[in-house]
RNA sequence: CAAGUAGACCGGGUGGCCGCUCUUCCUCAGGGAAGGGAGGAAAGUCCGAGCUCCACCGGGCAGGAUGCUGGGUAACGCCCAGGGGGGGUGACCCCACGGAAAGUGCCACAGAAACAUACCGCCUUUCUUUGUAAGGGUAAGGGUGAAAUGGUGAGGUAAGAGCUCACCAGCGGCUGGGUGACCGGUCGGCUGGGAAAACCCCAUCCGGAGCAAGACCAAAUAGAGGGACGUAAGGACGCCCGGCCUGUCCCCGGGUUGGUCGCUUGACCCUUCCGGUAACGGGAGGGCUAGAUAAAUGGCCACCAUCCUUCUUCGGAAGGAUACAGAACUCGGCUUACAGGUCUACUUGGCCU
RNA sequence: CGGGGUGUAGCGCAGUUGGUCUAGCGCGCAGCGUUUGGGACGCUGAGGUCGGCGGUUCAAAUCCGCCCACCCCGACCA
Numbered sequence: 001c002a003a004g005u006a007g008a009c010c011g012g013g014u015g016g017c018c019g020c021u022c023u024u025c026c027u028c029a030g031g032g033a034a035g036g037g038a039g040g041a042a043a044g045u046c047c048g049a050g051c052u053c054c055a056c057c058g059g060g061c062a063g064g065a066u067g068c069u070g071g072g073u074a075a076c077g078c079c080c081a082g083g084g085g086g087g088g089u090g091a092c093c094c095c096a097c098g099g100a101a102a103g104u105g106c107c108a109c110a111g112a113a114a115c116a117u118a119c120c121g122c123c124u125u126u127c128u129u130u131g132u133a134a135g136g137g138u139a140a141g142g143g144u145g146a147a148a149u150g151g152u153g154a155g156g157u158a159a160g161a162g163c164u165c166a167c168c169a170g171c172g173g174c175u176g177g178g179u180g181a182c183c184g185g186u187c188g189g190c191u192g193g194g195a196a197a198a199c200c201c202c203a204u205c206c207g208g209a210g211c212a213a214g215a216c217c218a219a220a221u222a223g224a225g226g227g228a229c230g231u232a233a234g235g236a237c238g239c240c241c242g243g244c245c246u247g248u249c250c251c252c253g254g255g256u257u258g259g260u261c262g263c264u265u266g267a268c269c270c271u272u273c274c275g276g277u278a279a280c281g282g283g284a285g286g287g288c289u290a291g292a293u294a295a296a297u298g299g300c301c302a303c304c305a306u307c308c309u310u311c312u313u314c315g316g317a318a319g320g321a322u323a324c325a326g327a328a329c330u331c332g333g334c335u336u337a338c339a340g341g342u343c344u345a346c347u348u349g350g351c352c353u
Numbered sequence: 354c355g356g357g358g359u360g361u362a363g364c365g366c367a368g369u370u371g372g373u374c375u376a377g378c379g380c381g382c383a384g385c386g387u388u389u390g391g392g393a394c395g396c397u398g399a400g401g402u403c404g405g406c407g408g409u410u411c412a413a414a415u416c417c418g419c420c421c422a423c424c425c426c427g428a429c430c431a
Stems, first nucleotide, its partner, number of pairs: 001349010012304007020037007039324001043335002046333005051210004056243006063206005068082005083097001084095004098201002103199002106194002119142002121138006127131001150168006169191002171188007214261004223252001225251005233246003254430003268287008305322007354427007363380004372411001382398005404420005
């Protein structure tokens, strides 16, 4: 210098004028002053919780979710560290990564055969049909297929074959290390296809609904309207059982479209110290950082910054643009969208000293 | 704001224990025949990235994940 990898961050700035919303204070009740006012994703609503209600409790089934190991956490399908597998020269990246030897089912077409067997071939036996024959052995070779019965080589054999041997892959026993996933050694020819994002098995977890939850105040109206159910119905998505509690559900009709709380101090943020490889945990000090309800967080001007286009007397000038997007009870994650830019650490290649 | 569902030809729909499915039916469309002409009828044909992207699998409309578009439901009181 070029190409790249990982992580963190910014994502227009300054000033002026005019507005919007919330809080506090002042007020001559008209208003005025001061202060606060979107995000890293506020998004998708995909997971996990807090909070609130369903009067309450227990058991079983069904259903759903997760899936290497250890740890973190309020919890998680998240995060950290490690193991195994795969990719890259490398920094580094990716993995739905339990069980197919518990069982059931599936593997189209082709092929002899898809997990049980032999089409061609090879070898061999028989023959009063010497052949396009019959019987036997074999699984090396051919053929089919996405996939064909461990692989390569040597020995061996009638031909062959883990039949025997060496190395490699897997499985099982013994054994050493590790908390564990797993790794190493040794012995045994033991060689049992794929798929569980098919049913299923194993282990762990799960009651439901959601701030339009829910509580209160005020206003208005018409419920002696209809129906279902009495050993019944309901107990907030299913089924069954036991206790317990209760007039419960549906349809039709009527009224209101107001206010307050929930609502923002919270598993919160910043600095620093300690423990831990890390995620994270603990201590000390400091801070308060949107709360609207048809919904505020904006508009204009000037200068600057970045990018694009055109012109150029190469000094600049003119015009345009400035990503994705936007709170609605609140957090922890994941995923998706995102113009442009900054910093740190590292890798590979080239050149110079 | 919260919850649920759907997406297959121009329109309306089938097809989801994965398999010769480069997907089928009706209406519509195009051509030909019939008719004096049109309609109806008959014959033939075109038209699909199965909403998009990625994954599992030998094989995906179908199974799984993410995204997009559209539709539906939900206020309180007596």